About this RNA:
The RNA shown here (transfer RNA) has 73 nucleotides and comes from Haliclona sp. TLT723. The prediction has a mean pLDDT of 82. The organism belongs to Haliclona, within Eukaryota. Rfam family: tRNA. Rfam classes the family as a transfer RNA.
RNA sequence: GCUUAGGUAGCUCAAUCGGUAGAGUAAAACAUUGAAAAUGUUUGGGUUGUCAGUUCAAAUCUGAUUUUAAGCA
Numbered sequence: 001g002c003u004u005a006g007g008u009a010g011c012u013c014a015a016u017c018g019g020u021a022g023a024g025u026a027a028a029a030c031a032u033u034g035a036a037a038a039u040g041u042u043u044g045g046g047u048u049g050u051c052a053g054u055u056c057a058a059a060u061c062u063g064a065u066u067u068u069a070a071g072c073a
Base pairs, nucleotide, nucleotide: 001072002071003070004069005068006067007066010025011024012023013022019056027043028042029041030040031039049065050064051063052062053061
């Protein structure tokens, strides 16, 4: 330099044919306990790497850009 695959909650990851983003874990509150741990319930937390385009509607499609990994030279 070229090619391919990724970037989504604090962390690990989903999201079907484009239809308005969820789970586990972590955090907080409550219940439980003599007190903790464990367990149960609830709550908060997202500009889907960034910028544009297409569309009634984009995490998803298109272009550019940035970054990570692998391969080729």